Predicted 3D model of a 391-nucleotide part of an RNA (large-subunit ribosomal RNA, domain III) from Companilactobacillus paralimentarius.
The coordinates come from a structure-prediction model, not an experiment, and the mean pLDDT is 80.
The full RNA is in RNAcentral, with records from ENA.
Lineage of the source: Bacteria > Bacillota > Lactobacillales > Lactobacillaceae > Companilactobacillus.
It matches the Rfam family "Bacterial large subunit ribosomal RNA". Gene Ontology terms of the family: structural constituent of ribosome and ribosome.

Context: one part of a larger RNA
RNA sequence: GAGUAACGAAAGACCAGUGAGAAUCUGGUCGGCCGUAAGACUAAGGUUUCCUGGGGAAGGCUCGUCCUCCCAGGGUUAGUCGGGGCCUAAGAUGAGGCCGAAAGGCGUAAUCGAUGGAUAACAGGUUGAUAUUCCUGUACUAGUUUAUUUUGUUUGAACGAUGGAAGGACGCAGGAGGAUGAUGUGUGCACGCUGAUGGAUAUGCGUGUCCAAGCAGUAAGUCUUGAUAUGAGUCAAAUGCUUAUAUCUCUAAGGACAAGCUGUGAUGGGGAGUGAAAUUUUAGUAACGAAGCACAAUAACUCACACUGCCAAGAAAAGUUCCUAGUUAGAAAUAAACUACCCGUACCGCAAACCGACACAGGUAGUCGAGGAGAGUAUCCUAAGGUCAGC
Numbered sequence: 001g002a003g004u005a006a007c008g009a010a011a012g013a014c015c016a017g018u019g020a021g022a023a024u025c026u027g028g029u030c031g032g033c034c035g036u037a038a039g040a041c042u043a044a045g046g047u048u049u050c051c052u053g054g055g056g057a058a059g060g061c062u063c064g065u066c067c068u069c070c071c072a073g074g075g076u077u078a079g080u081c082g083g084g085g086c087c088u089a090a091g092a093u094g095a096g097g098c099c100g101a102a103a104g105g106c107g108u109a110a111u112c113g114a115u116g117g118a119u120a121a122c123a124g125g126u127u128g129a130u131a132u133u134c135c136u137g138u139a140c141u142a143g144u145u146u147a148u149u150u151u152g153u154u155u156g157a158a159c160g161a162u163g164g165a166a167g168g169a170c171g172c173a174g175g176a177g178g179a180u181g182a183u184g185u186g187u188g189c190a191c192g193c194u195g196a197u198g199g200a201u202a203u204g205c206g207u208g209u210c211c212a213a214g215c216a217g218u219a220a221g222u223c224u225u226g227a228u229a230u231g232a233g234u235c236a237a238a239u240g241c242u243u244a245u246a247u248c249u250c251u252a253a254g255g256a257c258a259a260g261c262u263g264u265g266a267u268g269g270g271g272a273g274u275g276a277a278a279u280u281u282u283a284g285u286a287a288c289g290a291a292g293c294a295c296a297a298u299a300a301c302u303c304a305c306a307c308u309g310c311c312a313a314g315a316a317a318a319g320u321u322c323c324u325a326g327u328u329a330g331a332a333a334u335a336a337a338c339u340a341c342c343c344g345u346a347c348c349g350c351a352a353a354c355c356g357a358c359a360c361a362g363g364u365a366g367u368c369g370a371g372g373a374g375a376g377u378a379u380c381c382u383a384a385g386g387u388c389a390g391c
Base pairs, nucleotide, nucleotide: 012030013029014028015027016026017025031388032387033386034385039368040367041366045348046347049346050074051073052072053071054070055069059067060066079140080139081344082343083342084341086117087116091112092111093110097106098105099104121138122137123136124135125134141340142339143338144337145336146335147334148333149332150331151330158327159326163323164322165321166320171310172309173308174307177303178302181298183296184295185294186293188209189208190207191206192205193204210269211268214264215263216262217261218260221257222256223255224254226248227247228246229245230244231243232242233241234240273288274287311314354363355362370382371381372380373379
């Protein structure tokens, strides 16, 4: 220079409290803002930032009694969620092997490797901080033991390949339909209210009007010819699979898949609302608890890549099922009881906690995403919820 520029998109006002001290902290009232988000969940990443008590040097573009700051203590509970104990993709490693002055490169078998396949739990409650993990209720998966029944031990139950097969197993676009959820309406039902201004006890106003997995039954619909005999192939075998021939049958039976619905689960949960005691402290807490129907219009969710069409022709392997080779004395059902390994789980997550040197107008994959007007997730106003932006 100069007490100058700046103080990083944004609405606060009042009362009360605390305190040495309050525009900034806490509570209340009123008023704003977002509302396909500035709400909710979650991946990556962060790594304790979460909660409670205390503190105010520094950090906080002002202040500070406050904090994502400092100190201390606490907090993450799983057979079923995600990962591993299963499988493979791109890719990686790579016994032997090939190549190469060396270092090393390539690569078979094999192993690893999810962003995919397989795989058994839902509803409610609860904490200051965790919950499909704790608790309550009701389940399911795999196994162990016991009991009963049935069946089998050369008249062979059952298991069963590192073998043979099926299946898993798949693109995109379009249209039509079934169904559900969220949603809306009601002079249905239940509870509450009668409004400081002209009116308002009525055909007024407000709020609510639900519930899972599992188990049993049913089912919109979609797809599909099936059976027998013989031959051949399937590295050995096969009753399996593929195929050929013959006979019978047929748009039927049968079979496969399938959302949803009904009952149960539920004499339960939840529920608008009502609402204590206790005080040094805040409680709408503990406790109690009504109704629970009908109709409308509808999804991008589901049936389901099911159908139709198209060309760019749309993973693999395991689990699974069948078949033998083989093993050989147990096995199955029902009931009851019991058992169930390791890791993650707090919190932020369009952000003041991640990536940007910053409490930075930038960037950040996925899911849900209500009402009025509207073609609409546009836009404006609102619900739930969040928030008033650090001078």